A computed fold for an 82-nucleotide RNA from Neobacillus soli NBRC 102451, annotated as c-di-GMP-I-GGC riboswitch aptamer. It was read from a public genome assembly, where an Rfam model found it. Taxonomically the source falls in Neobacillus soli (Bacteria, Bacillati, Bacillota, Neobacillus). Its mean pLDDT, the model's own confidence on a scale to 100, is 83.
RNA sequence: UCUGAUAAAGGCAAACCUGUUGAAAAAUAGGGACGCAAAGUCACAGGUCUAAGGGAGUACUAUGACGGCUGGACUGCCGGAU
Numbered sequence: 001u002c003u004g005a006u007a008a009a010g011g012c013a014a015a016c017c018u019g020u021u022g023a024a025a026a027a028u029a030g031g032g033a034c035g036c037a038a039a040g041u042c043a044c045a046g047g048u049c050u051a052a053g054g055g056a057g058u059a060c061u062a063u064g065a066c067g068g069c070u071g072g073a074c075u076g077c078c079g080g081a082u
């Protein structure tokens, strides 16, 4: 630098359930494992979700949220190849 076939040390933890927070999306703690080689970090670009507030309004709207949707940036364990 490339790579994730096998193995080991380990790591993370979807759905669902319970408590808490929130208007909601969702977050968080515990339980739980569908999966993950960046399922580590960052809302930078796109995308998605929500609509308390704004709005005459059922429309619409992010300043709210999602990194386990895609791309990008930064960092990193183990094995293999060079």
Base pairs, nucleotide, nucleotide: 001081002080003079004078011036012035016031017030018029019028020027021026034068040074041073042072044071045070046069047066048065049064053061054060